Background
A computed fold for a 360-nucleotide part of an RNA from Microbispora sp. SCL1-1, annotated as large-subunit ribosomal RNA, domain IV. Rfam family: Bacterial large subunit ribosomal RNA. Model confidence (mean pLDDT): 87 of 100.
Context: one part of a larger RNA
RNA sequence: CUGUGGUUAAGGAACUCGGCAAAUUGCCCCCGUAACUUCGGGAGAAGGGGGACCUCUGCUGGUGUAGGACUUUGCGUUCGAAGCUGGUGGGGGUCGCAGUGGCCAGGGGGAAGCGACUGUUUACUAAAAACACAGGUCCGUGCGAAGUCGUAAGACGAUGUAUACGGACUGACGCCUGCCCGGUGCCGGAACGUUAAGGGGACCGCUUAGCGCCUUUCGGGGUGCGAAGGUGAGAACUUAAGCGCCGGUAAACGGCGGUGGUAACUAUAACCAUCCUAAGGUAGCGAAAUUCCUUGUCGGGUAAGUUCCGACCUGCACGAAUGGCGUAACGACUUCCCCGCUGUCUCAACCACAGGCCCG
Repeated sequence: CUGUGGUUAAGGAACUCGGCAAAUUGCCCCCGUAACUUCGGGAGAAGGGGGACCUCUGCUGGUGUAGGACUUUGCGUUCGAAGCUGGUGGGGGUCGCAGUGGCCAGGGGGAAGCGACUGUUUACUAAAAACACAGGUCCGUGCGAAGUCGUAAGACGAUGUAUACGGACUGACGCCUGCCCGGUGCCGGAACGUUAAGGGGACCGCUUAGCGCCUUUCGGGGUGCGAAGGUGAGAACUUAAGCGCCGGUAAACGGCGGUGGUAACUAUAACCAUCCUAAGGUAGCGAAAUUCCUUGUCGGGUAAGUUCCGACCUGCACGAAUGGCGUAACGACUUCCCCGCUGUCUCAACCACAGGCCCG
C1' cells in the first nucleotide's frame, strides 16, 4: 500500500447517477392493526409488551408399580396412589448493562408508472415494461377434415369429429371498443369487355409435270401461266381461370382535414360561409415510457426541487383488441417522498488476519 473482517466521538445521506455498500430489523407468546378491496385479501400491516435461573404451589398429558373392581380364570379387561417423564399457569426469591445473552434469524411506511397474477428468457455483459398466460374476437376445416412432413407410399392432426382441430390478433377483471370499404387484401357474383395454348383454315406465298409467247448458231436461251403433291405464313370464328366490372367485409392491411368571419370592454367563438375528402378522431386520457419549443403555467412537497405528485390543454406527433381508460393482489422491474438505521459522507483513526514492499 492492497484485500478481507472488526470498532468508533459529534453529526446522520450532508455521499452519490442512485442509500450502491454497510447498518437497522430478525425467533416465540400476548395486545393491537389504516386506506383500499375482486370481500379472498391488504396483514407478520403499522405500533406496543413479555422471554433467564432457583423455590413453593395449582391444572393437565404419557407410562404404569402396589392396590381395587369386573371376569369367559387368561400372558384377560378396566380404574389407578407411588415412581419416572412431558405441557401450561400462579406466588416468592436470585444475578447481570443486557435472559430468542452465542450461532441462526423480515427494516418499515406513503405515492406514481408498467405488466393483472404463479411462471419463461439472451448457457458466458440484458430477468425486464420483453415472452407466455387464463379470458376475448376473427378466419379456415364436415372427416381420406383443414393444416404439417415426405418425390411417393405413408405419418402426424387423432384411435380426435365443430363444446373438435389449425391459423391470426388481443391479453385477468371492470366500464367500453366510435366514423371510413376510395386504395390494398379477402369473400361472393357471373351478364358484358379483355384474355393463352388448343381447335378452325378464308386468303396469300414458294416449289413444278405441263402449256402459251418471243428468240435461236436448232444444242438451246428468255418470259408468262400453272394441276396434283410437298411446304411457308395465316384472318374470321370457337375457348378457362384471371383481370376489368358489380356487391360485401375494418377485433382484415389501414385511414380518421383546411381556410375566413362572427357575441354590447377585451378575449374566446356555441354560430355562419367556403374548399377538399372514402371518412374527417367519438368516449376516455393528455407536457404522458408519447410534449419539440420546455426547467410550459398553476398548486403540493423542500430554506432552496430540470426529477416527483395533483391540475390546466396550446395533443410539434394520445386514442379505442398494432386495443382505450381504470383496477384489489402480485413484482430481485422503474420513479419520488418519509421514519428508523448507519464510516456513504463531514474526515478520518485504530485493531486483526492475508498478500505486496523495505531491512536482516

The RNAcentral record of the full RNA draws on ENA.